[in-house]
Context: one part of a larger RNA
Order: sequence, then C1' cells, then structure tokens
RNA sequence: UGACGGGGGCUCACACAAGCGGUGGAGCAUGUGGCUUAAUUCGAAGCAACGCGAAGAACCUUACCUGGGUUUGACAUGUAUGGAUACUGCCUUGGAAACAGGGUUAGUUGCCUUCGGGUGAAACUUACACAGGUGCUGCAUGGUUGUCGUCAGCUCGUGCCGUGAGGUGUUGGGUUAAGUCCCGUAACGAGCGAAACCCUUGCUGUUAGUUGCCAGCGAGUAAUGUCGGGCACUCUAACAGGACUGCCGGCGUUAAGCCGGAGGAAGGUGGGGAUGACGUCAAAUCAUCAUGGCCUUUAUGCCCAGGGAUGCACACGUGCUACAAUGCCUGGUACAAAGCGACGCUUAGCCGCGAGGUGAAGCAAAUCGCAAAAAACCAGGCCCAGUUCAGAUUACAGUCUGCAACUCGACUGUAUGAAGUUGGAAUCGCUAGUAAUCGCGUAUCAGCUACGACGCGGUGAAUGUGUUCCUGAGCCUUGUACA
Repeated sequence: UGACGGGGGCUCACACAAGCGGUGGAGCAUGUGGCUUAAUUCGAAGCAACGCGAAGAACCUUACCUGGGUUUGACAUGUAUGGAUACUGCCUUGGAAACAGGGUUAGUUGCCUUCGGGUGAAACUUACACAGGUGCUGCAUGGUUGUCGUCAGCUCGUGCCGUGAGGUGUUGGGUUAAGUCCCGUAACGAGCGAAACCCUUGCUGUUAGUUGCCAGCGAGUAAUGUCGGGCACUCUAACAGGACUGCCGGCGUUAAGCCGGAGGAAGGUGGGGAUGACGUCAAAUCAUCAUGGCCUUUAUGCCCAGGGAUGCACACGUGCUACAAUGCCUGGUACAAAGCGACGCUUAGCCGCGAGGUGAAGCAAAUCGCAAAAAACCAGGCCCAGUUCAGAUUACAGUCUGCAACUCGACUGUAUGAAGUUGGAAUCGCUAGUAAUCGCGUAUCAGCUACGACGCGGUGAAUGUGUUCCUGAGCCUUGUACA
C1' cells in the first nucleotide's frame, strides 16, 4: 500500500421488512447430469453452466458410429509431362448410393493458316511441390463476450511531505442518483468515467394532404368515405417551441442544496432505451473467424448410404398446462399496436364436421392480403362432483410439407379420459401503466417437435416512504502472525 475480520462509523440496493404472484408436489415440453450404447459428436460448470452456443438435428445440416469407396485429393497456386486426348448429350454393366467400367460420335471448343497443318486458352492424364484437418493446447495468442456494475469510482502533471515503499490532491463539514456541487484545505490544475450531447415516448405550433382522414355541403346504396368535394379533425413525418429549481414561501452558512406551493401536457435525472471507466476472475471461446507451436498425410483428409445426436431404473434446472364457480361450455356482440409478404401474402366464392382442398380478384403494399385480436361485455346451461374441472396416454381414420415422416414432423376428427383437490424443507420475481393476466407479430424456416427467444399492444392491482437483522456494494477508520 492492499486484502481480510462472526471490528467500528456513515450510506445505498426488491437486500430485508410490507405486499402480490410463483418455483419446490402432478402431467407434459425443454436443457443438463448419470446410465446405456457401434455412436448416443463437441463445447458451457456457484452467482456469471443447465429453453446456454442451437434465430429451427427426418435426409442435408453433422463434426459421431457402421459399412462401401477414394488418394495431388471436395478446394488453391505453381512446375514438368502427354496427346486433342477435353466438355455436353444418348445407350448400357455392377451397385444402396458414392463410385468403378463399356459403347456411340450427335453437338460444342480460342488464335494463325498456303486448308496440309501449327500453336494453345479452358479442361484432362501422370509425377512433384503442396492442399486438407470441427485434430490438441483459450495456461502461447488476436478479436469478441460474460461478471462485479451503469457500481462511482480509476488515474495523471507540477508542487509539497517522507531516507524510502509511498502520501497529499481523492481526506474533513454539508449535499447529491453520482469524486454531483458548495465550503474549507499544501495543494493547484487536468484526464478516463458520472451528467449532457443521440434514439424513443408524453404537450403544442408551422409546413405538407395520398394510399390517410370526413366536420360542414351535394350525390348514391341493402350497407360501407362509396363518389363529387374538402384538408377543419385524426393521423402520418420533417422542422421548431417547451422544463431551467426558471417563479413564490420556508429551512440551510449569505453556499451547494432540501421541503412545500403556483403555473403547466409534463417538475426537479419526466418515463424507457442505447451508452459499460481503470481493472478482477490465467472467467468463456483454437467448433464463428484469425493465428504461434505440436500432431496427422492411402488418413485424424475427402465422397456416399444407413444409423445416432430424440436412447431411459433415475437426479437437477428452466418453462407450459392444470387442479376449477373471480370458473368451464354454447351462442351473440365490440375495441389494439407492432410487424411480415413475390420461389411471397393470398381474398371473395365453392367443397369438407375439421385439419385442409379448390379458386375469380388484389397487392413490391398508409391502397391488397396475412387478420379472427383475446381477455372484456350480453344471454343460456352446469351446481361443487375427480365433475360439462383437467387434459396425459392409447386406438382407428385422415390432412399438409417434403425424393422420403419406421427409427424421428406438425395438425384434424372420433373414441379413450391418467396423475392432479393449491404443493415439505427451502427458494425466485416485482415499487406503476410495474406485478398479475389476455391475445397479436417476427427472426430462423420446405415442414416442425416454439410451451423457447425477441418485440407489440389490451385489462390492470397491492404494499413500502423504514434500515434492527440476512445478502451484496461504496467511503472513512481500526486490528492483523496474510500478500
């Protein structure tokens, strides 16, 4: 100087407390361990691995296993070699395919040409340099990322103090979300962070008016901004304004600031996002990529078929669905936002109980389509039961995608109708448009094991204004046999 303490002081945080809803019990989905296996490819391991890499494992992917094949190679560059040998098409043998042969000569192939031919691009044969490796080392590395933590810290120059390591500044008194600001001060300044600048949302104005809108005017319809017309309103999207403790009162050291109030759409960082200091964990990644070294070279490379990654006495994590009456079923009737669409979105109509099939139109989309929002509300049924709760499992019949759904897809119909009556010890999230609850969309994608992930809106609470304790963190101080 740090680190540590079941030392002290101050301060903060869904850390506890106060509340609301879960997990832990059930079934299923998914990841992991273990077991099994020819193989169940590899990585991730307290928080910070375990719905993680994987924003899509039937083939492919694919790295694993079995079997078949191949050796200058699936891919790159170069040297030498040979001869038009080359490529495409067609026929054919073996084969699961990859591949290994055989036949035909139909077509294509640059430049020069005396039309005899010569040369030679591309491609090929052979030989050699080499290619190749998801083989090892993340404890050789770059790059990228997690984490403490959006915590308030981390440093430097000059000066001063100390023999020196170092200290001071950065400590102290207040204050703040903040090393934020003020005052004091052997320190005076400065940098990286904090804040601000950026995006979005909340209010208003100006400009603009189609594909958006419809107040007033006119026309028309069974009905609809449907038509004329208009740009008021909504909206769209560009530019401005607006919030600064600016104003008032109190408190405070005349300060920084704190408390209350006014006005205001908004009030003290208005809400949300992006943004992550010096560093820590030899943290993660050699399997995104790049790369040193090592290893491999008729194989640890490459091609193909099939299998596997989906196995199942079990254990754990993360979720979904429930156990019902604030509910379930049937019928009716409303109200979103944000997205996506050409190898696409697919309408009306018709067929089918349904998944779906068929199919005029329209739309590169504020125009057309996906598209039905659901919870909510209204009416009727159920009457507390393992039920009109719950839906696992199983059987049969089908639909769709795709060469192909046996291993191993999703969905539909009929039948079947398991566990489950609110979950031990323990444990998680959340302070407001939040929790809870309800549906909608997108990426990946032929299809889909999505109940996941990332977004979007609808309905919409309770509790706390405290810091004794648990956990973590910051500053000061103290002890130490630790570095």